[in-house]
Overview: The RNA shown here (transfer RNA) has 73 nucleotides and comes from Candidatus Kaiserbacteria bacterium RIFCSPLOWO2_12_FULL_50_10.
RNA sequence: GCCGUCUUAGCUCAGCUGGUAGAGCAAUGGUAUCGUAAACCAUAGGUCCGGAGUUCGAAUCUCCGAGACGGCU
Numbered sequence: 001g002c003c004g005u006c007u008u009a010g011c012u013c014a015g016c017u018g019g020u021a022g023a024g025c026a027a028u029g030g031u032a033u034c035g036u037a038a039a040c041c042a043u044a045g046g047u048c049c050g051g052a053g054u055u056c057g058a059a060u061c062u063c064c065g066a067g068a069c070g071g072c073u
Stems, first nucleotide, its partner, number of pairs: 001072007010025004019056001027043005049065005
């Protein structure tokens, strides 16, 4: 220098060919217990890496950047 993959909640990751964003763990509250943990129930938490474009509508498509990883030279 070229090519490819990835970036979504505190962490690990889904999101099927565009239709108001989810799970597990963690956190908070509650039930229960003599008490704690486990268990069960509920709640909160994300301008989806940044910007622009297309569209009635973009995490998803296109373009320009940033970062991480891998390959080739």
About this RNA:
Rfam family: tRNA.